[in-house]
């Protein structure tokens, strides 16, 4: 410098035009002698960023940040 993946809550991660799953973490309970595991229930302004197309963008397309390959 040229390509190419990838960027979603505290961390992991699923969607891919039509108002985002799931687990852990949290917090409350049940159970216990007390934990712990178990099992119930609950909380979040979660889609890097600026534009663009579109009735509607996380998703489609430009550009910019970051991150990681790979080529010379």
């Nucleotide at each position: 410098g040229g390509c190419c993946u990838a960027g979603u809550a505290g961390c992991c991660a699923a969607g891919u035009g039509g108002u985002a799953a799931g687990g852990c973490a949290g917090g409350g309970g049940u159970c216990u002698g007390c934990a712990a595991a178990a099992c119930c229930c609950c909380u979040a302004u979660a889609c890097g960023u600026g534009g663009g197309u579109u009735c509607g963008a996380u998703u489609c397309c430009c550009g910019c940040c970051u991150a990681g390959g790979c080529c010379u």
The RNA shown here (transfer RNA) has 72 nucleotides and comes from Candidatus Taylorbacteria bacterium RIFCSPLOWO2_12_FULL_47_20. Its mean pLDDT, the model's own confidence on a scale to 100, is 80. Its Rfam family is "tRNA". Rfam describes the family as follows. Transfer RNA (tRNA) molecules are approximately 80 nucleotides in length. It is annotated as a transfer RNA. Gene Ontology term of the family: triplet codon-amino acid adaptor activity.